[in-house]
RNA sequence: UUUUCAUCAAGAGUGGUGGAGGGACAGGCCCGAUGAAACCCGGCAACCUGCAUGUCAAGUGCGAGGUGCCAAUUCCUGCAGAAUCCAAUCUGUUGAUUCUGGGAGAUGAAUG
Numbered sequence: 001u002u003u004u005c006a007u008c009a010a011g012a013g014u015g016g017u018g019g020a021g022g023g024a025c026a027g028g029c030c031c032g033a034u035g036a037a038a039c040c041c042g043g044c045a046a047c048c049u050g051c052a053u054g055u056c057a058a059g060u061g062c063g064a065g066g067u068g069c070c071a072a073u074u075c076c077u078g079c080a081g082a083a084u085c086c087a088a089u090c091u092g093u094u095g096a097u098u099c100u101g102g103g104a105g106a107u108g109a110a111u112g
Base pairs, nucleotide, nucleotide: 001112003110004109005108006107007106008105013041015040016039017038021031022030023029025078026077027076028075042070043069044068047066048065049063050062051061052060053059074104079101080100081099082098083097084096085095
């Protein structure tokens, strides 16, 4: 770094170092000196995995070796469609809310 599959509404600190930034991108909206990022400790979860059960497999239970994660749904929207509502004489159209699918992104496992 390519592709495939799965998951993304739950969960996780009044700790130490550190000092201004952070939430992928864009727009919004937020977090931050009552201390951001980062590192350490601590914790959550259980994708891979170990053990047990199971004829095999699936499944289930226990653990936690490899990852991962620890503000806000992946913070929201970003493209397409549908429904309802508002404005308008009508249609088109604009705006708001909700839903469905997709895109983008993240993580794991496999793969070129």